[in-house]
RNA sequence: AUUAAUUAUUGGCAAACCCAUUGAAAAGUGGGGACGCAAAGCCUCCGGCCUACAGACGAAAGCUACGGUAGCGGGGUUGCCAGC
Numbered sequence: 001a002u003u004a005a006u007u008a009u010u011g012g013c014a015a016a017c018c019c020a021u022u023g024a025a026a027a028g029u030g031g032g033g034a035c036g037c038a039a040a041g042c043c044u045c046c047g048g049c050c051u052a053c054a055g056a057c058g059a060a061a062g063c064u065a066c067g068g069u070a071g072c073g074g075g076g077u078u079g080c081c082a083g084c
Base pairs, nucleotide, nucleotide: 012037013036017032018031019030020029021028022027035071041077042076043075045074046073047072048069049068050067055063057062
């Protein structure tokens, strides 16, 4: 480093939805609630996706991130268990 088999504890987090609340929105926060998750712990550096207050153009449509998503991936970093 690769392949196969076997084994495993204490536990942890919390989707949709509901209530309250912040926000222009996406979405976030708190409480309830569990769809699931071996990092579904943390971090926007890269890509994807979502929103468009403000901004410029425009008849309108639309464009655009300085906003968001870590439960969309990559990456960084920390942690628990078992075995060698």
Predicted 3D model of an 84-nucleotide RNA (c-di-GMP-I riboswitch aptamer) from a Pseudomonadota bacterium. Lineage of the source: Bacteria > Pseudomonadati > Pseudomonadota. It was read from a public genome assembly, where an Rfam model found it. The prediction has a mean pLDDT of 84. The model forms 95% of the base pairs in the Rfam consensus.